[in-house]
A computed fold for a 382-nucleotide RNA from a Desulfobacterales bacterium, annotated as Bacterial RNase P class A. Its mean pLDDT, the model's own confidence on a scale to 100, is 78.
């Protein structure tokens, strides 16, 4: 010097004037004015996972029904994280896996093909009989039927293991020997998932489960418009139907069980639609140490901070400096024969994706701009 993998953290703003908005405190001449200290994000988006919370009076069991999907650990749980097996792509650093069961069933697979999983004879090998023609004869070539074959060749993406030998009328795991893969066993490593090696049976069962299914683990529903309280107001308003302890209601569907006694549906009509409070102090954040683990991450102890709570929805507007990126040209300094390269400075531009509405933990998505550190591959020079 190229190219190329993997990791981190940063910025996206700062500070001052000035004018507005607004959460808390604190003063006052109290519905206002005045000091203070504070006011969107990595994703705040999707609303995909998961949980805290709240109600469904209490408390449960099962089945559907749903969801995950190699091992282990981690976590408040997750469908998520770490670290590994396998399998796959890469030359390689690394990456990606919707990664358990195909001998439990049932299905599905276009066209070619005899035949695609209880398969199969198109061409072909071979025997028997029978016809024809050569020929001394063995026999040779040609047709039909019967039987046998599936190793050669042919369609196929893909054809019921593979290459060799031996048999055999001709083949054929029929037999053997090597290999492969199944199933069983035995060692050695490993928490495991699996790995690495010996043995034995000729046992040879494609492919798809991100088709249905089977196995294993998990799993109530609902949702900040959840819910709880307060005020006010109207008409504790009318009418119809069904059912009544052998019912009916509640507990996501459905059975068990349990708890309640009136309850269930329609239809006419009439009132409220304010308010407080859930609403931010937390599975919190920083910073530093020790111990325990490959990591994730956990335990311990210590300082230290409160860091938006808005409801039709506040966190802006306008100036100036300042950082941050970019970039011809111009100016200084350094390196270099030059080309050129690096810092600093003047001088122009630029900044994506995007805005909280109970919280947090994840995962997708979109996105401008450089900065560090570790690796592999290649070239070339010492």
């Nucleotide at each position: 010097c190229a190219a190329a993998g993997g990791a981190g953290a940063c910025u996206a703003g700062g500070c001052a004037g000035u004018c507005g908005c607004u959460g808390g405190c604190c003063u006052u001449u109290u519905u206002a004015a005045g000091g203070c200290c504070g006011g969107a994000g990595g994703a705040a988006a999707g609303u995909c996972c998961g949980a805290a919370c709240a109600c469904c009076a209490c408390a449960g069991g099962g089945c559907a029904g749903g969801g995950u999907g190699c091992u282990c650990c981690g976590u408040a749980a997750c469908g998520c994280g770490g670290a590994g097996u396998c399998g796959u792509g890469g030359c390689a650093a690394c990456g990606c896996g919707a990664a358990g069961g195909a001998a439990a069933g049932u299905g599905c697979a276009a066209c070619a093909g005899a035949g695609a999983g209880c398969a199969g004879a198109c061409c072909g090998c071979c025997a028997u009989u029978g016809c024809a023609g050569g020929g001394a004869a063995g026999c040779c070539c040609g047709c039909a039927a019967u039987g046998g074959u599936a190793a050669g060749g042919g369609u196929g993406a893909a054809a019921c293991g593979g290459u060799g030998c031996g048999g055999u009328a001709a083949g054929a795991g029929c037999g053997c020997a090597c290999c492969a893969g199944u199933u069983c066993u035995c060692c050695g490593g490993g928490c495991g998932a699996c790995c690495g090696g010996g043995g034995a049976a000729g046992c040879u069962a494609g492919g798809u489960a991100a088709a249905c299914c089977c196995c294993a683990c998990c799993u109530g529903g609902u949702g900040c418009a959840a819910g709880a309280c307060c005020a006010a107001a109207u008409a504790g308003g009318g009418g119809a139907g069904c059912a009544u302890u052998u019912c009916c209601g509640g507990c996501g569907g459905c059975c068990c069980g349990u708890c309640g006694g009136u309850g269930c549906u329609c239809c006419c009509g009439g009132g409220u639609a304010g308010g407080u409070c859930g609403c931010u102090a937390g599975a919190g954040g920083g910073c530093a140490g020790c111990a325990g683990g490959c990591a994730a991450c956990u335990g311990c102890g210590g300082c230290u901070c409160c860091c938006a709570g808005a409801u039709g929805a506040a966190u802006g507007g306008c100036u100036g400096c300042c950082g941050c990126c970019c970039g011809c040209c111009c100016u200084g300094c350094g390196g270099g024969c030059a080309a050129c390269c690096g810092c600093a400075g003047a001088c122009g531009g630029g900044a994506a994706c995007a805005g909280a509405a109970u919280u947090c933990g994840g995962c997708u998505u979109a996105c401008g701009g450089g900065c560090u550190c570790c690796u592999u591959u290649g070239a070339c020079c010492c």
About this RNA
It was read from a public genome assembly, where an Rfam model found it.